[in-house]
Formats: sequence, structure tokens, C1' cells
RNA sequence: AAACCAUCGUCGGGAGAGAACAGGGUUCGCAAGUCAAUGCGAUUGCCUGUCGCCGAAGGCGCAACCCCCAGGAAUCGCUCAGGCAAAAGGGCCGACGACGCAAC
Repeated sequence: AAACCAUCGUCGGGAGAGAACAGGGUUCGCAAGUCAAUGCGAUUGCCUGUCGCCGAAGGCGCAACCCCCAGGAAUCGCUCAGGCAAAAGGGCCGACGACGCAAC
């Protein structure tokens, strides 16, 4: 003196799968009625149930792989959780910064 690498932070990018179906609730419009109740359509960060599906928060498993004493463990599998219009989230990638290590 400070690359690479690790961790954290900020910004940008970031896939997949039903805006499913049924009932209820909220709100709006129309019709009728006007004591009260009702029908149809739409809407909805809502609730319950029914299946179908996704896999890149997390979690679990381990045959890849590492290591070989024991263990670790994936972009593999499982889908408990989560998700399937938008929003949010999002393995991972890039840039910058902080910090640690420290090669040349």
C1' cells in the first nucleotide's frame, strides 16, 4: 500500500404457478316495493371451504458434491410454512460503501 475473498448495508435487475370454483360479508348500480323483506350485475387489502398448481424467503431430507474420523450439504427432492393479477417477498447477479483478512 491494497487486489481477491468473507460478512453486513444501500441501489438496480430478478423466475415459476388458477385475478380458480362455491358460499358468506362490505360497497355501488338497476328493478320492485316503500311496514318489512327481495332479485340481478359489479366490486372487494375481507372470512370459510374445495380442489389444481409453483418453488428462488424460511424449514426438512440426502442419493449429487466436499470431506473421509466425524460431519458439512446444493440451483436435487419434499412441499410444513410461503406463493399462483398488481403490490410485497424473492435463490442469485451487478455497482458502491463499511468492516475483517491480506496476496502482489

This is a predicted structure of a 104-nucleotide RNA (Glycine riboswitch aptamer) from a Betaproteobacteria bacterium.